[in-house]
RNA sequence: GAGUUUGAUUCUGGCUCAGAACGAACGCUGGCGGCAGGCUUAACACAUGCAAGUCGAACGAGAAGCGCGCCUUCGGGUGCGUGGAGAGUGGCGCACGGGUGAGUAACGCGUGGGCAUCUACCUAGCAGUAGGGGAUAACUUCGGGAAACCGGGGCUAAUACCGUAUACGCCGGAUGAUUUAGUCGUCAUUCGGGAAAGAUUUAUCGCUGUUAGAUGAGCCCGCGUCCGAUUAGCUAGUUGGUAGGGUAACGGCCUACCAAGGCUACGAUCGGUAGCUGGUCUGAGAGGAUGAUCAGCCACACUGGGACUGAGACACGGCCCAGACUCCUACGGGAGGCAGCAGUGGGGAAUAUUGGACAAUGGGCGAAAGCCUGAUCCAGCCAUGCCGCGUGUGUGAAGAAGGCCUUAGGGUUGUAAAGCACUUUCAGUAGGGAGGAAAAGUUAGUCGUUAAUAACGGCUAGCCGUGACGUUACCUACAGAAGAAGCACCGGCAAACUCCGUGCCAGCAGCCGCGGUAAUACGGAGGGUGCGAGCGUUAAUCGGAAUUACUGGGCGUAAAGCGCGCGUAGGCGGCCUGAUAAGUUGGAUGUGAAAGCCCUGGGCUCAACCUAGGAACUGCAUUCAAAACGGGCAGGCGAGAGGAGGGGAGAGGAGAGGGGAAGGGCCGGUGUAGCGGUGAAAUGCGUAGAGAUCGGAAGGAACAUCAGUGGCGAAGGCGGCUAUCUGGACCAAUACUGACGCUGAGGUGCGAAAGCGUGGGGAGCAAACAGGAUUAGAUACCCUGGUAGUCCACGCCGUAAACGAUGUCAACUAGCCGUUGGGGGGCUUGUCCCCUUACUGGCGCAUCUAACGCGAUAAAGUUGACCGCCUGGGGAGUACGGCCGCAAGGUCAAAACUCAAAUGAGCUGACGGGGGCCCGCACAAGCGGUGGAGCAUGUGGUUUAAUUCGGUGCAACGCGAAGAACCUUACCUGCCUUUGACAUCCUCGGAACCCUCUGGAAACAGAGGGGUGCCUUCGGGAACUCGGUGACAGGUGCUGCAUGGCUGUCGUCAGCUCGUGUCGUGAGAUGUUGGGUUAAGUCCCGUAACGAGCGCAACCCUUAUCCUUAGUUACCAGCCCUUCGGGUGGGAACUCUAGGGAGACUGCCGGUGACAAACCGGAGGAAGGUGGGGAUGACGUCAAGUCAUCAUGGCCCUUAUGGGCAGGGCUACACACGUGCUACAAUGGCCGGUACAGAGGGUUGCCAACCCGCGAGGGGGAGCUAAUCCCAGAAAACCGGUCGUAGUCCGGAUUGGAGUCUGCAACUCGACUCCAUGAAGUCGGAAUCGCUAGUAAUCGCGGAUCAGCAUGGUCGCGGUGAAUACGUUCCCGGGCCUUGUACACACCGCCCGUCACACCAUGGGAGUUGGUUGCACCAGAAGUGGGUAGACUAACCUUCGGGAGGUCGCUCACCACGGUGUGGUCAAUGACUGGGGUGAAGUCGAAACAAGGUAACCGU
Repeated sequence: GAGUUUGAUUCUGGCUCAGAACGAACGCUGGCGGCAGGCUUAACACAUGCAAGUCGAACGAGAAGCGCGCCUUCGGGUGCGUGGAGAGUGGCGCACGGGUGAGUAACGCGUGGGCAUCUACCUAGCAGUAGGGGAUAACUUCGGGAAACCGGGGCUAAUACCGUAUACGCCGGAUGAUUUAGUCGUCAUUCGGGAAAGAUUUAUCGCUGUUAGAUGAGCCCGCGUCCGAUUAGCUAGUUGGUAGGGUAACGGCCUACCAAGGCUACGAUCGGUAGCUGGUCUGAGAGGAUGAUCAGCCACACUGGGACUGAGACACGGCCCAGACUCCUACGGGAGGCAGCAGUGGGGAAUAUUGGACAAUGGGCGAAAGCCUGAUCCAGCCAUGCCGCGUGUGUGAAGAAGGCCUUAGGGUUGUAAAGCACUUUCAGUAGGGAGGAAAAGUUAGUCGUUAAUAACGGCUAGCCGUGACGUUACCUACAGAAGAAGCACCGGCAAACUCCGUGCCAGCAGCCGCGGUAAUACGGAGGGUGCGAGCGUUAAUCGGAAUUACUGGGCGUAAAGCGCGCGUAGGCGGCCUGAUAAGUUGGAUGUGAAAGCCCUGGGCUCAACCUAGGAACUGCAUUCAAAACGGGCAGGCGAGAGGAGGGGAGAGGAGAGGGGAAGGGCCGGUGUAGCGGUGAAAUGCGUAGAGAUCGGAAGGAACAUCAGUGGCGAAGGCGGCUAUCUGGACCAAUACUGACGCUGAGGUGCGAAAGCGUGGGGAGCAAACAGGAUUAGAUACCCUGGUAGUCCACGCCGUAAACGAUGUCAACUAGCCGUUGGGGGGCUUGUCCCCUUACUGGCGCAUCUAACGCGAUAAAGUUGACCGCCUGGGGAGUACGGCCGCAAGGUCAAAACUCAAAUGAGCUGACGGGGGCCCGCACAAGCGGUGGAGCAUGUGGUUUAAUUCGGUGCAACGCGAAGAACCUUACCUGCCUUUGACAUCCUCGGAACCCUCUGGAAACAGAGGGGUGCCUUCGGGAACUCGGUGACAGGUGCUGCAUGGCUGUCGUCAGCUCGUGUCGUGAGAUGUUGGGUUAAGUCCCGUAACGAGCGCAACCCUUAUCCUUAGUUACCAGCCCUUCGGGUGGGAACUCUAGGGAGACUGCCGGUGACAAACCGGAGGAAGGUGGGGAUGACGUCAAGUCAUCAUGGCCCUUAUGGGCAGGGCUACACACGUGCUACAAUGGCCGGUACAGAGGGUUGCCAACCCGCGAGGGGGAGCUAAUCCCAGAAAACCGGUCGUAGUCCGGAUUGGAGUCUGCAACUCGACUCCAUGAAGUCGGAAUCGCUAGUAAUCGCGGAUCAGCAUGGUCGCGGUGAAUACGUUCCCGGGCCUUGUACACACCGCCCGUCACACCAUGGGAGUUGGUUGCACCAGAAGUGGGUAGACUAACCUUCGGGAGGUCGCUCACCACGGUGUGGUCAAUGACUGGGGUGAAGUCGAAACAAGGUAACCGU
C1' cells in the first nucleotide's frame, strides 16, 4: 500500500496478501564452472580402522642383519665390534589442537575497573652447578591365573631417588633507622630455613637459586543480561565479628565462640525456558527475531561421586568407586565408553566418503635429520545457497503445414519453423603448460664465536632439489548447430483469456470466495504472463502492523475512568539570592579483539569470493572544564496552601421529643341488600347485617400543598415540626504561618436496593404461594387474597445502566440569557438598575471530534502533574488456584477451541399491533349480486393409451382459445416414409398439367390415356416436375433463470430525476422541506438555492350548443303533382351527414384569504370550475408472464423428438373451487293489441315480396359491392284480459319420440324445431363482490371468430332509469412529513433459549501411573583430612637398643548411589458428570429488535 464487516458511507478493529530472508524439507525438472555450506531430531546405542607421541645428544640391556677372530662333526657354535628393532627406566608432551551444547538465569557471559596471587616452555639480568649415598624396572629365575594380569627370589644404570656443603639478594622471625603521627613501604643488623645433572662431534645444549618481562591462568567489584505475582515472603554458616585452619591467593572457603543479623514490591524465594557474545536476518530508524558455518568465553565427555600426578586437570582417546548398558569367560573373574575423522543401526521431513597427503600453514618431541599429527590442505557426494556462462547468431512471408479460435471474412501460434549464410563459448578429442617452493642439503665468500684457519651460528652467491591436489588453472588445434529448458501462474488483490469437458458432482482456495448446463476461479487444450537450471509448495523469522504506539496509539457513545473519599511508598512541584557539581553539556585520554557491515584501492577474464587501508563500533572508564536547567545545601519572599475573630444560606449527619391528614383493623350508633373488581367476568366480602354514614379508642408506616433543570453532601444519598450535638462549603475585611503543595500503587473508611444473622415491630404494599380469569397452553401480563421482606436496634454483605456511561489537581482560551446564596454601589426608593463573588442551568464563536456532539461548571479546546484502565468477536468476567464472606456470593483472573468478522456514528430505503396530514366505492350510507338450486363454462383433482401444452394470491381459473365432429392438433394407437411437406446449390430425364382404372382405412403404390406451351443471338435459357448425390432441411423438443419484442401489476398513483451552485471527510442532503391551496410536485408565498427534464394538465378523438360551407342514397317548412309511400317536381329552411369555425377562460360580481394562489356563493350561458367519456401509463418493482404468435443464443433429435395418413383423445367424472346464465315469481307469468332506437354487417355474401310447413326450415328469386337493398319483428314500456300465493298457468333441468340445417361425415361429440316429460329450487351459513348518474339495476339489438356451433363468453349499441354519501373512528390500498429500528432477500424481516442427534476441545472426578522437589531419618563405596593401642619399613640420625619419617591396617568426620516415612508441585490417564463450541432441512415455544404487541436494561 491492497483485499475483506455495509444497500451504500465513515470510523474503530481484527484477519489476509504483495517484500526480504533460510544450516531447510517436499513436488516437477536438471548442461557446465567458481565460491561457500551440509544430523536443527536420540547429550540414542555403537562393529571396524585411524585421531599423541617423541627423545639413543638422559640410562641400562640389546633382536635381526653386517664385519672380524676362534672352534667345527661343515649342519653350525662362540667371542668382539658395528647395528639399532621391540620393550623398559627417565624427560618433555598428553590441561593444546578437535567435538558437543546436556547442564547453567549464574560474576556464566558482555563491558569497564581492581588485586590478596600463580605461571612449564620463552626473553633478559645476577649468582651457582661442590662432594657423597642407597635403591629399582628392564633382565633372569620360581610360582599363580582361562584371561586380564599378579606375586616371591636375584642382578643393574641414569638428567630417576636421598642426605651433606655453600647461597648477598629468596622465605620466616626479631630489633633499629627512615617516611607524614601510625599502618604499609624502604634500608641496616641479627637468628633460623632452602639448590643443582649432566650429555655430545668441545662448542653448545642442559640443570639450580633469584629478580624482572612476556604469555597464560586464578579471584573480586560496578553496570547490563528471558517469562510467570494464579510464586510474597526467603535465610542457621544464614549476616557480621574474634581466633584458628586451609588455599597459589582474598574470603564462612572450613571450624570454635560471640552478636542477631542479611535479602525482598527497583520483585527476594519458587516455577518454567535457555549456553553467552562478536555477530546474523529484518526494519527508514527505533526496535523485533535469532546465536548454524567463522571468531572469543563458558560448560560437558556413558550417568553420579572422588581424588592422584603435574607449572597447569579434579583430566574426551588417565586412575579409583558406585550405577545402567554392551562384550569375553574355563563362572573364579575381567574388558569398554566416537558430543575426535570416516562409518553402522536407530530416530526423523531431513543432512555427505569406512578417500589422498603431510607438498603448504600450524602443533608435539628432538641439537638436528626427522617422526607423529582425521589439526590442516585437498579430493569425493548433494542445484543446499550465492555468483558467472551456455543451450546458438543473422537472414528468412508462400505470413507454409499442423494446432487453437472464429462474426466463416479471417485471426493467432509467427520470423517462430523450414530454407539460406555464419559462429564454436561450454561439454568432447588431442597437444602444450604456470603458480602454490620458502626450506633442507652442498660449494664458495664474509661476519660472529673461539687459542684456533676445526666445528657451529648469521648473511650473500652458485649448484642440487621437495607437490597430495593433478589428466590442475590457463593456452592452442580439430569436428559439428552439433550434446544442453523447465517450472509456476492467468476472477480481484496481482502481470497474463479463450474453447471444450463437468454440472453444489468431481474439485479449487492465501483472503474475499468459485462449482446447482453457456465456469476467464474445477479438469484438459490453444494462447499469454512471470522467473529461468531452476520453478513452485510447506515450516519458521522480521516487515507491512502506528495491531503494545520510546520514536509513535487510545479510554462520553467503538475495547477502555476504580462506586466515592482519606492517605503510605513513589512520581511531580511557587518567587529571589549564594555556594556545590552526583544529573546535564563540551574537550582530551584509554578501551571498545579479529572477522563481518560501510567506503576506497588491489587479485582471480567479470561476479560471487579473496585481500590491503580507512571509517565505524552510537558503549564503558578516567580526567579537565562550564553552571543555564533540574537535584542536594544555606538564607530570604509572600501570589500556592493553611488560618484566630465576624456574617448569613442550606431535605448535610446523629440521637431525642412531640404533630396532623390518609388507609386498614377494633368497639358502639344509624341503616338495608348488595359490595368489590374487570376489556368482560369470576374468585372474594355480605341478612350471623357487609358496603355507606356518625362517634370513640389503639397501632404502624410515610410526610400532600410549599416544590423549583431550587438547596446540601465526596459518592451512595437527604424532604412535616422543635430543641440539642456535629461536619463541610461560601462572603467581607485581613492579624498570623511560610511551600506546609498536587497526585496516589498497596492500605484504610464510606457505600442504593436486594440478601444474611440475633432480637423487636408489622398499618399499607408485596417476591414465594393459593384461587379466579385470559389462552392452543399461560408455572405470565389482569383480578381476589397473601408470607418473607419493606420499619427499628446491633452485626454482616460490598455489589448496580453505583451514569455526566466523561478520574483528580492546576493554568489559559469570544460572548449572550436565566436561577440560588453572600457582599458593595446608584438614584428616579422600585416587584428598580449596576458591579463583584461562590454555585446551578440554557444557547453559542473559535477549537476539537469518525460522526453524534462538546464548547469558561471540573471543556470532549490548548497545556502540565499523577493515578487507573484498553488491545478483534465468542469461549468468559467463566474454569482452576489464592484471598474475603455465616451463606448467597464477591475479588484477582486464564487457556484449549472456534469465527472473519464483532462494533460506533451517521445516510438512503423498507417496516411498526409509532405519530401527524391527506386521498381512493377503502369503510360508512345505499342499490343489486355471489356463496344454497339446476345448467353453461374454466380450473384443481382423479381417471386414461392419450385425456397435448402454457397460465396459479391480488395481477391464474367464460385466461392463450375472435368459436377442438375431420381439419385445427401440438397428444395417443396403428400403418407408412427418409435430401424429406418447405428453402438454396449440382446432375439426369421430362413442358407444366389434366383425366381414367386397380389395391388399400388413407397416406401411398401400380397401369393407361390426353397434352407439347414461353423467350432466344438457335448454342441455349426461364418456370414447373420425376429420379439421384451430398451439403443441408425440419423440430409446438429443453432453457422466459441466457435473450429481443410484446404484455400484466403497483397505478392515471403524483410522483421520479438532472445541470450548476451550496452544505457535508463521505454515503448523501438541499432543490422536492415549510405556510396555504389543488384532482395533481396544481398554483402562490416563503426559502441556498436557481433552473431544467420525464410524469400531471393541455394539445388528439368522441359527446353536449350554435354558426358557416356542401346537399345524395339522407331531409321536407312553404309551393305544385301524387298511385298517398318524400313517391315525384322542386327546395337548401329544418333533421341529418362531414368539413371548417365559435363557445368555457374562475372571464364578470360579492365574500373569505396574506394585497397571493385559491376557495365559497351568484349572474349570464347549451354547458361552470379538469362539462361527460376515450386514447394517452413517468423513474422503477415483481429473475411477474410468454422460447407454443414471432424472432433469437446455447443444448438436444437426424430411417427420428422430422414428415404423411386413418381412427381415437383434448368433450372422461366419487369430488372441490372460480366465473356466468335461468330461476325461485304477482313491480310477476301467459294471451291479445299498440309504439319508440342506436350502432353495425353483407357478393364463396345479406337475401325481400310471394308459396308450403305448427315450427326449425324448404321453395322462390326481386334488390343490394350498400345514408338507396337486405339482415331487421327491437325488447322492456303502454292498453286490455287471465292467473291469486300454489312447487303453482312459477321454474325449466332431465328424459322419450319426431324432425330441420350445415357439413365428405353430427356415434363418441353440433346447433335448432315440434310433441310429450316436468327435477332441484319458496331468496340462500360463515364469508364475500360491483356500483356515486344517464351510473347501478333492468330491457333488448349488433359485430368479430365461423361450413355449422354463443347463456351479459367477449367487443360494441341504444331503451327505461334509481337510491345514498352524516362522516374519516375503524378494515384495505396509496401519497407527504416525522419518529424508532439489532430489518436491507428489506416484517412472508431479524432473532433467543431448552430438548433430541453428531463431532470437537475443556472443567470436576473415587482414584491410578510417572517426573521433579522440600523435610526427617537410615545407610555409607572410593577418596581426602584427623586419630592410632596393630603390622611392616632402603637412604637421615643413633648411645646400634632404637629414633625421626614413611607404608599398610583399624577408626572418626565429610560424602555419591541407595532406602524408609511424610508433604509440595507438574504431566498423563479415569467409570461418571458439568457447562462450552460447531453442525443441514429437527422439536417446543416466541424472549429481544417497532410502543416488538406487558418499554427495555442493570444489581439482588

Small-subunit ribosomal RNA from an uncultured prokaryote, 1500 nucleotides, folded computationally. The coordinates come from a structure-prediction model, not an experiment, and the mean pLDDT is 84. It matches the Rfam family "Bacterial small subunit ribosomal RNA". Gene Ontology terms of the family: ribosome and structural constituent of ribosome.